[in-house]
RNA sequence: GUGGGUGUAGCCGAGAGGUUAAGGCGUCAGGUUGUGGCCCUGAAGACCGUGGGUUCGAAUCCCACCAUCCACCCCA
Numbered sequence: 001g002u003g004g005g006u007g008u009a010g011c012c013g014a015g016a017g018g019u020u021a022a023g024g025c026g027u028c029a030g031g032u033u034g035u036g037g038c039c040c041u042g043a044a045g046a047c048c049g050u051g052g053g054u055u056c057g058a059a060u061c062c063c064a065c066c067a068u069c070c071a072c073c074c075c076a
């Protein structure tokens, strides 16, 4: 350089056009416990990589870019 995959909360991860964006771990508060863990209840935490476009409506479709991974190509 060429082609392709991935990008959603601190971490993992669902969601594939219809408006409050699942769940788990973790965090915080409370309960339980002699303390802690386990367990139970509740809460907070997401401008969905960035910028445009399409649409009545975009995490979802299209384009460009960025990051990352894989394969290939070129030089040595």
Stems, first nucleotide, its partner, number of pairs: 001072007010025003018056001027043005049065005